[in-house]
RNA sequence: AACGAACGCUGGCGGCGUGGAUUAGGCAUGCAAGUCGAACGGUCUUUUUAGCUUUUUCGAAAAGAUAGUGGCGAAAGGGUGAGUAACACGUGGGUUACCUGCCCUAGGGUUCGGGAUAACCUACCGAAAGGUGGGCUAAUACCGGAUACGUCGGGUGCUUUGCGAAGCAUUCGGGAAAGAUGGGGACCUCUUCGGAGGCCUAUCACUCUUGGAUGGGCCCGCGGCCUAUCAGCUUGUUGGUGAGGUAAUGGCUCACCAAGGCAAAGACGGGUAGCUGGUCUGAGAGGAUGGUCAGCCACACUGGGACUGAGACACUGCCCAGACACCUACGGGUGGCUGCAGUCGAGAAUCUUUCGCAAUGGGGGAAACCCUGACGAAGCGACGCCGCGUGCAGGAUGACGGCCUUCGGGUUGUAAACUGCUGUCAGCUGGGAAGAAAAGGCUUUUGACGAAUACUCAGAAGCUCUGACGGUACCAGCAGAGGAAGCCACGGCUAACUCUGUGCCAGCAGCCGCGGUAAUACAGAGGUGGCAAGCGUUGUUCGGAUUUAUUGGGCGUAAAGGGUUCGUAGGCGGUCCGGAAAGUCGGGUGUGAAAUCCUACAGCUUAACUGUGGAACUGCAUUCGAAACUUCCGGACUAGAGUGUGAGAGGGGUGAAGGGAAUUCCAGGUGUAAGGGUGAAAUCUGCAGAGAUCUGGAAGAACACCAGUCGCGAAGGCGCUUCACUGGCUCGCUACUGACGCUGAAGGACGAAAGCUAGGGUAGCCAACGGGAUUAGAUACCCCGGUAGUCCUAGCCGUAAACGAUGGGUACUAGGCGUUGGGAGGGUUAAACCUUUCAGUGCCGCAGCUAACGCAUUAAGUACCCCGCCUGGGGAGUACGGUCGCAAGACUGAAACUCAAAGGAAUUGACGGGGACCCGCACAAAUGGUGGAGCAUGUGGUUUAAUACGACGAUACGCGUGGAACCUCACCCAGACUUGACAUGUACCGGACGAUUUAUAGAGAUACAUUUCUUCCUUUACGGGACUGGUACACAGGUGUUGCAUGGCUGUCGUCAGCUCGUGCCGUGAGGUGUUGGGUUAAGUCCCGCAACGAGCGCAACCCCCAUUCUUAGUUGCCAGCGGUUCGGCCGGGGACUCUAAGGAGACUGCCGCGGAUAACGCGGAGGAAGGUGGGGAUGACGUCAAGUCAGUACGGCCCUUACGCCUGGGGCUACACACGUGCUACAAUGGUCGGUACAAAAGGUUGCGAUACCGCGAGGUGGAGCCAAUCCCUAAAACCGGCCUCAGUUCGGAUUGCAGGCUGCAACUCGCCUGCAUGAAGCUGGAAUCGUUAGUAACCCCGUAUCAGCCACGACGGGGUGAAUACGUUCCCGGGUCUUGUACACACCGCCCGUCAAGUCACCCGAGUGGGUUGCACCCGAAGUGGGUUACUCAACCGCAAGGAGAGUGUCUGCGAAGGUAUGAUUCAUGAGGGGGACU
Repeated sequence: AACGAACGCUGGCGGCGUGGAUUAGGCAUGCAAGUCGAACGGUCUUUUUAGCUUUUUCGAAAAGAUAGUGGCGAAAGGGUGAGUAACACGUGGGUUACCUGCCCUAGGGUUCGGGAUAACCUACCGAAAGGUGGGCUAAUACCGGAUACGUCGGGUGCUUUGCGAAGCAUUCGGGAAAGAUGGGGACCUCUUCGGAGGCCUAUCACUCUUGGAUGGGCCCGCGGCCUAUCAGCUUGUUGGUGAGGUAAUGGCUCACCAAGGCAAAGACGGGUAGCUGGUCUGAGAGGAUGGUCAGCCACACUGGGACUGAGACACUGCCCAGACACCUACGGGUGGCUGCAGUCGAGAAUCUUUCGCAAUGGGGGAAACCCUGACGAAGCGACGCCGCGUGCAGGAUGACGGCCUUCGGGUUGUAAACUGCUGUCAGCUGGGAAGAAAAGGCUUUUGACGAAUACUCAGAAGCUCUGACGGUACCAGCAGAGGAAGCCACGGCUAACUCUGUGCCAGCAGCCGCGGUAAUACAGAGGUGGCAAGCGUUGUUCGGAUUUAUUGGGCGUAAAGGGUUCGUAGGCGGUCCGGAAAGUCGGGUGUGAAAUCCUACAGCUUAACUGUGGAACUGCAUUCGAAACUUCCGGACUAGAGUGUGAGAGGGGUGAAGGGAAUUCCAGGUGUAAGGGUGAAAUCUGCAGAGAUCUGGAAGAACACCAGUCGCGAAGGCGCUUCACUGGCUCGCUACUGACGCUGAAGGACGAAAGCUAGGGUAGCCAACGGGAUUAGAUACCCCGGUAGUCCUAGCCGUAAACGAUGGGUACUAGGCGUUGGGAGGGUUAAACCUUUCAGUGCCGCAGCUAACGCAUUAAGUACCCCGCCUGGGGAGUACGGUCGCAAGACUGAAACUCAAAGGAAUUGACGGGGACCCGCACAAAUGGUGGAGCAUGUGGUUUAAUACGACGAUACGCGUGGAACCUCACCCAGACUUGACAUGUACCGGACGAUUUAUAGAGAUACAUUUCUUCCUUUACGGGACUGGUACACAGGUGUUGCAUGGCUGUCGUCAGCUCGUGCCGUGAGGUGUUGGGUUAAGUCCCGCAACGAGCGCAACCCCCAUUCUUAGUUGCCAGCGGUUCGGCCGGGGACUCUAAGGAGACUGCCGCGGAUAACGCGGAGGAAGGUGGGGAUGACGUCAAGUCAGUACGGCCCUUACGCCUGGGGCUACACACGUGCUACAAUGGUCGGUACAAAAGGUUGCGAUACCGCGAGGUGGAGCCAAUCCCUAAAACCGGCCUCAGUUCGGAUUGCAGGCUGCAACUCGCCUGCAUGAAGCUGGAAUCGUUAGUAACCCCGUAUCAGCCACGACGGGGUGAAUACGUUCCCGGGUCUUGUACACACCGCCCGUCAAGUCACCCGAGUGGGUUGCACCCGAAGUGGGUUACUCAACCGCAAGGAGAGUGUCUGCGAAGGUAUGAUUCAUGAGGGGGACU
C1' cells in the first nucleotide's frame, strides 16, 4: 500500500459497486424451457347459419381453447471449482485427416404410391406410480418406387504439382423430397350445389448440391507449481503390415511381425492446484494471487453406460449399481437447488421464499403473441470506493465550570453565552421526467413480385398503443441552527504532556522495553495530535529485504573451498581466410478478443461510475535484408598443448639384500648391599647375589650426527646403506604434430592415526587393568608393573584443526633481501665471487583490496572460464528413509519446538594461582601490645510498658554523644491544652503589659483568689499608633517518612601520582597519539628522544610550628657586671644573657671530587646550627563506593492537625543466661612499700581560680590575701638517695561487699563522684589468630583543657619528662603505580559459566501393536449397455399369388464391463504400555 474480510467502539444522507472464501454437506416450498392449430386427427366452449323442426338432436361455417401425434428448441442461457500437472489452459501454427442444425449465396428439384399408430372407444391389472389386450383414425410421422444439374464410390485419359495430391474430360455404379397458408380472371374435374380440387400466383416450409459465415473436432512448437529422503519406468508398451472403427488422423481397437520407446534438459512416483485476460504490490526486474467482469475447461447425489440428435455420452432426458431421504395397502414405487429466492448444519463470517418482462438478449411462431429467477429493478449489510452534511460571521470582564500552578497566573478559548446571517441533507407541501423506439393496428401513398387495380414484401407520412423501477430522479415553496461525531494515539521509532491513583501489584507491549512511592509507557482526568461516518484491532499478500543477489550477494578469521587426483557428460576456448545465417540486429506483414491500465474528449450538478477515440499489450509467427561478434562448415598457421633430443636434482613409489649403535633378555666371570624412583615417598628388584663391571649369545623395532623456513610428492606423506624395477619434475636446443586445450556434475583411484578380519611377530613403548602415592575424594596428573595395539602379509574401514582453516586454470600489476636446482656471460689453475635468465621455496614492503586483522607477482589486487559450497542461533550433523560396511560407523540429511540473538575483528577498562619494573611498617628484622583475668565503655542478642534513633568488612562498635539523676528526650505510663510553647497578618472586643507578696486544691502542669507599684508617642478633644489579653480566620508546629529526590559537610581508595583539555596527526569508527620509549626521582620530578606542540587540575614551592642566628623592644620576664639587702632579682639599676614576639638572615646540589650521555641526577667530601623534600603540620586531582548524615542546620515530595503538635509528674535510654570490639588495672623484684631530695611544658581562671593560716587520718571544711593574669592561683610523676619485703596468690593484685563519712545539686532509691576503716575475688604473662611502631619514634611516666552544678573520663584532644632495639633484603602475604599479554568478564573474577541430579510444562523419535484413508497386483462374481454368435420365438410396409424370403425385434450364448468379494503388498494419517534424547522454567 492492498483485501469478497472478520472482531471491538461508534454511526446522518446519497450515488456506484459488491456480498456462502468453511461442508462439491443435507434440503421443505414456489418458480427457473417451452412454443407452434399457418404440420395432423380428435375433443370442448361460444357465435352465426341451412334443412327437418315445438324443443332436443343432426349438419355446415367462424372464433377461441387445447391433452395427444408431429416439428423446432431443450447441447443455449444460469451455477460451481470437486476432479484435473493434462495439448486442460495461454500463445502461435497445421488439418491435402474433418464435421457444422438454424442463417446467407448460387444452381437443380419438389413425382408416383403404400401400410400403420397415438389420441379416442372398449375390456382388464395395480394402494399408487403406472401398465396390458382388443378396435377405429390423420399428418410436414413412417415406408417403397421413379428421376439426378451437382454430389459420393470405382475405372481411363490429360494438365498442374518437390511429395502426398488437386483440377478437367469421359464412363460405370449408388443415393432425394412434404406440404401449409393467403390471393386469383379465364379454363378443367367432382359435387350433397354450400362448395372442394386442379391450374396460376405470393410467402413459408421440404429435397439434392456449390460457395460462404458461424460454431466445433483432431494434431503440433513453445510457456507457466513443489518434491531426488521418488532413479529407473513401460507389454498395446514403441514401430510396421493388414483389418475394423470414427465426421476425421492415430494402438483408438484387433491379428501378425520386429524389440523397441521414455529418462539427470528429471522419465516414473508422491504432494498441491481449475487455466487465462487480469488483480495487488514493486523504481523496475520480480513476488503473491486468479473473488466480481470476460475467454476456455471440467462437473451436475456417487460410479458405470449408451440412446436420440447437426451438436450430448446430456444440471431440472433414459438405463444399471450404490449411499441417503420420502410414500406405501409391504407387493412396490418416487427423488436429486454446484439455477433464483429460502431452510438446517458447521463456521469468525456472507443478503429478500420481492417486482417486472417496460428495456437488452434468447427459444418457438408467418404474425399477434407465449415463455424466459437470463436480464432490468427494488430490498438487506458502513463490506468497499466516491460525494455531501453536522452550520457561517461577529463576539473579551479573555465569564462560569474543569484542569494545572512557581499561587502571580496559565489553559480549555472566540470556544461558549450573546448578536446577526444562511438554508445543503433530513422533514412537510406542490409540480414532475428521460429511459419508448421498434414491431403491431388503422388511414393515405411509392416501388417490387405478378396475368392482376388481388395478395405479399420494402419504403414514406399521419394517427393509435406499450414503464417494473415510480409519483422515483429533478424543480419550486415552507419553517427553523433546529434532527446529525466519533474512534485511536500522545517514552523512542511517530505528529501529540501534564496532574492524580497504583507501587514489579494491577496492568501495558509491534520492536526496544515500562511498573519495586515523585510512572509524559499501567488506570482515570484535563489538554494535545491524527483520521473522520468512521476509527482501531486481528488475519493475509507484496514492499522495505541487495535477507536467494538476472538486474543485484558471498566463502583466510563472521555461515560457506569438496581430503586429493584422474576423468565422462556438460560449460568455456588461440591466430588468419572463405562460406552459411542458428543466435544477434533492422524493416514489412499477420496476430496479440473485449473489458482492465494509460491518455484526449464527452455524459450523469461534482466525483466514484460510464461512453467514444487513441495509445499500449514489452509476446508469437512469417517474410525481406545485414554479417562485426558467437555458432556451424571448409582451408591455413604456431605463440597454447604435446612429441623428440641433450643434460640435471631429489629423504617420489615398490621389492629384495645388507649394516652398526642403543634397549631388553639369556649364559658365564669379578664383586657386595643396596638398586630404582620422586616435590618427598612407597609399591617394585636384590644376600636364592641385584644394581655396577667384563665376555659371549638371542630377538625385535627404530635409523643419532649429516639436517637446513632444505629437497621430493596430487594429497595423505617420505630420512641407515646397496641393488633391481618404476612415476613425475626442471633446464638447454628447436626437429616434429598442428588447438590435440581448461574445468569437471555423475563415476574411478589414492587417502594419517585409531579401529576390524585371518595368519605371523613382539625388544622397547603402551589404552584397558593391577598396585603405590597425592587428595576432602582422585575412576586423573607422578611412580612400579602391564594386555590389546604399535611391526609384517593379505583384506576391510574412508574419516581428521585431511589447515595456507585460502578449489583449479590463464593473463596482467613497484620493488628489496635470502635460499634450492639448472642455463648463459664475466672471473679463477680450480674455487669463491659478480651480472643475468628460467623453475621452486621464504621474509619485508608500494599501489590496490579488506569490517578490521591482515593479503600483497606463491594475492585475500585487476579480469575471464569451470566446479564445490553458504543464507540467524539452538534443536542437529540428530531423527526417519536410502546406499555402503563384518562391526564400529560413514555418506546423504529434515521437521516440530524454542531464543532475540549467536558470531567476526578491533577499542577502552577490569581481572589473571600471566610476564617485566617500582613503591608502602606490606613482608622480613626488632620492640610493645590485643586475644586468657577483673573492671570501664560501645555494640549485638535477649528482656522490657519503654529499654529512643542513627552508624554494620576494610571505611560501624570509648562512633553521632566534647558530660542521659530532673532537664537533655526524640521512648514508655499517667494527667492537662487546642490559633496553640514560638512567628507574621486581618477583623472585632477589651486592657496597660509586667513585676512583687500571701493563701488554697493538685504529683505537677494548672486553676481560683489576693497585696503593693506602674505606662509611652501623637492629637485641642474624640480618636489613632506602639505594647498587650480574648474571640474568629489565614496559619503555626512535627527529632513524622524518603540520604535511593537533594544542597552542604564528611569517610575511604590516598598525600597514591595520577586525571584531562586545545590544536595538529593517525584510524570508517570506538579510539589512539601527547601521557609510550632510554635514564632519573618521594613525585607525569627532571633530562634526552619522539607527529606531536602547548596547556589545565594534581606533585613540588609559596603558609604555620620546631631547630641556628641577627635586628628591634625590655614588663609582669631575666640578672653578667656595679651598689644595697631582711638573702627572696628582694631593692637601686642594667639591656649583656635566658625568654617573650615582631621582622630579617640562613640551605640553593651553591662549592670540590668521582660516576653518568658533556644531561637530568646519583655517591662521597668541605664548610655549616641544620645537607640533599632538615623534622612536623595545614593542604586531599578526575573520580569510586546510589558509602554516611532529612536526628546539627537547610531543602523538594508525601504524611499528622483537640494530634505524629505542645505542657507536666514519674519511669526508661544505666535491664542481663550470653557474644564481640576498644580500653584501664594487673599478674610482680627493671617490682612493691616507707622516708628523703630534684627537674617541666602547655593550658585555664570573676556565677571563676583561690594562697598563707586553722580544723579533720582523709575526702573536705572554715576563711578570703592576691588575680580579669609573662604579676595572683593551679603546679609534676617516673628519676635519684636510703630502709624494709625475698618469690609467696605474697607487704603482688585490687574486684566485690559491709560500715562510716565528704561534695555538688530542688532532688544522688532506680542511677553520681570522692574519702576512711574493714573485706581481699579472678589473675602467676595468656590457644588459634591478630594490632601499632623506623627516632626524640616505640615503650614507660606524669600534667593540662573542652564539655561540665556534679560526674560514671580508665575516653577524646593537647603538653612535657625518661628514652631504646632493628631493617640482610623484596622470594612470599596485603595494598598501590607504570608497561605488556590473554580474555567467552563490562553490576567488570564476590565476573562468567558446564554437566549430572530433583520438580513441572511442551513438542518430537522409537515402540508389542491397534484403527482409518489412498493405491498396486492376482483371482472370483458380473448389472445396465454395447460388439459378436444364434438352429428358439415374434413381426404392418419391400419381394412373392401363397408357402416363404429379405430385414427387424425378443430370448439365449459369448467378449468387454461398474460396484462388490477373497488374498497379498505399498504408502500415508491417527493412536499405544514403556523407552529415548531435546527445549523452557